[in-house]
Context: one part of a larger RNA
Molecule: small-subunit ribosomal RNA, 5' domain
Organism: uncultured soil bacterium
């Protein structure tokens, strides 16, 4: 110089930043993933609508009664469907690897929503949840039966520029083979829904582009040789199976390869990077915020659904480990947001608010959103301001010191004339919101303006022998102490300890640690 910083003295303001570096310990509590009733049946609640039974009255056809059932509008919903819970958020244990960077490639590949575009959307059938009912059971989980609906679900028909088979033709290429053009066959589809309509939002199946993603290589990447040999699907080929997709990815058979002092293999260590510190540079040191990548999600293994996961707030199994129980079973998973315990030299609010930008979900409206915007706490960093300005000798008192004349502290006080930035009071009072007009601000009655009153509220920390700016006096007396490094103390110490004085820095100074 640096620092995500600890620690001692010590502190007034503001603005942007940052704040578990240790136990990827354990977690009480709330909140972080939902929405669509314009996908569908129900349940329920309001308001309303026509018809209007039995009774009851008496004036015999009239009033009152309102049972059943029934339509209509409008909110709500728990199932059933959809689309999203693979995004956003956290962590850095594992990894020394195609993880990561950077360059190349896929004649070896997929891609929801989105944009362009072509053609379709025809007729059927079967169930199941909700719901009703039984039974069981401490209670839920659950089991049995009976009902219903659908952009849920399963056939038919259509059906090519899609997909596979054949044979052709024209082009390429090292090969397996690749484009491309016409032909004949086989194969695969589909849903509605608002709306008076006009349309509008869907469905299918195809081409293209976007984005996103998988896989191949070239090169590059700590430290140990007191780790020198290491490998059996191991290498490489034929075939087959897988996969979106290449390949020992798996698998029969066959051959006997592969890698290694240019460091193989084993042991340590560690997430990669843009960047950041630091230095004339060349290097060397780190990878906290911010920002690509990647791995993880209580520990190990697995696969489901899906475009897309082998899935942080989804499923199944095992382990610990915690909670509940009527002991028969059962639940959980803060490395999200805050917060608790425990570790530690050390790190913070169980806080507002969806108003901006962003994301999910609907046709909106609008709902979620601890992303994110904002407030809180900490001089943890960095800037900026302030703690007064001018004049003021009799060089007051004191306070140190003295060779007792005086010398310093010192224009510093005092004292006189000014300012009013912070802070504090009091009145207005924003941008941020989006332009046809209105509404819509957590922050905040804040920034800012304006007015008020008084020098009033606001200075400390370290040094002082030399390196290194800054010297005197008591005290103690090889003690007690300093101390980075040389080295100070043994009766006159500029080095201990205190006190005037000086020196550097300042709302900080120091000390410790790391790092150039």
């Nucleotide at each position: 110089g640096a620092u995500g910083a600890a620690c001692g003295c010590u502190g007034g303001c503001g603005g942007c930043g940052u704040g578990c570096c240790u136990a990827a310990c354990a977690c009480a509590u709330g909140c972080a993933a939902g929405u669509c009733g314009a996908g569908c049946g129900a349940a329920g609640a309001u308001u309303u609508c026509a018809a209007g039974a039995a009774g009851u009255a008496c004036u015999u056809g009239u009033a009152c009664g309102g049972a059943c059932a029934g339509g209509a509008a409008u909110c709500u919903u728990a199932g059933c469907g959809g689309c999203g819970g693979a995004c956003g958020g956290g962590u850095g244990a594992g990894u020394a690897a195609c993880a990561c960077g950077u360059g190349a490639g896929c004649a070896a590949u997929c891609u929801g929503c989105c944009u362009u575009u072509u053609g379709c959307u025809g007729g059927g059938g079967a169930a199941u949840a909700a719901c009703a009912u039984u039974g069981u059971g401490a209670a839920a989980a659950c089991a049995g039966u009976g009902c219903u609906a659908a952009u849920a679900c399963c056939g038919c028909a259509u059906g090519a520029c899609a997909u596979c088979c054949g044979a052709c033709c024209g082009g390429g290429g090292c090969a397996u083979c690749c484009c491309g053009g016409a032909c004949g066959g086989a194969u695969c589809a589909a849903a509605g829904g608002a709306g008076a309509a006009a349309u509008c939002c869907g469905g299918c199946a195809g081409a293209a582009g976007a984005u996103g993603a998988g896989c191949u290589c070239g090169c590059g990447u700590c430290c140990g040789a007191u780790u020198a040999g290491c490998u059996a699907g191991u290498u490489g080929g034929u075939g087959a199976g897988g996969u979106a997709a290449u390949g020992g990815c798996u698998c029969a058979c066959c051959a006997a390869g592969g890698c290694g002092a240019c460091g193989a293999u084993c042991g340590g260590u560690a997430g990669c990077c843009g960047a950041a510190c630091u230095g004339a540079g060349a290097g060397g040191u780190u990878g906290a915020u911010c920002g690509g990548c990647c791995a993880c999600a209580u520990u190990g293994g697995g696969a489901c659904u899906g475009a897309g996961a082998c899935a942080c707030g989804g499923c199944c199994c095992a382990g610990a480990c915690u909670c509940c129980u009527a002991c028969g079973g059962g639940a959980g998973g803060c490395a999200g947001c805050a917060g608790u315990g425990g570790g530690g030299a050390a790190u913070a609010u169980u806080g507002g608010g969806c108003a901006a930008u962003g994301g999910g979900g609907g046709a909106a409206a609008c709902c979620c959103u601890g992303a994110c915007c904002c407030a809180g706490c900490a001089a943890c960093g960095c800037c900026g301001c302030g703690u007064g300005a001018a004049g003021g000798a009799u060089g007051a008192a004191g306070g140190c010191u003295u060779u007792c004349g005086g010398g310093u502290u010192g224009u510093a006080a005092a004292c006189u004339u000014c300012u009013u930035u912070g802070a504090u009071c009091a009145g207005g009072g924003a941008c941020g919101a989006a332009a046809a007009a209105a509404a819509u601000g957590a922050c905040g009655g804040u920034g800012c303006c304006u007015g008020a009153a008084a020098a009033a509220c606001a200075a400390g920390c370290c040094a002082c022998g030399g390196c290194u700016a800054a010297c005197u006096a008591c005290g103690u007396g090889c003690c007690a102490g300093c101390g980075g490094c040389c080295g100070c103390g043994g009766c006159a110490a500029u080095a201990c300890g205190u006190a005037g004085g000086u020196g550097g820095c300042a709302a900080g100074c120091g000390u410790u640690a790391u790092c150039c």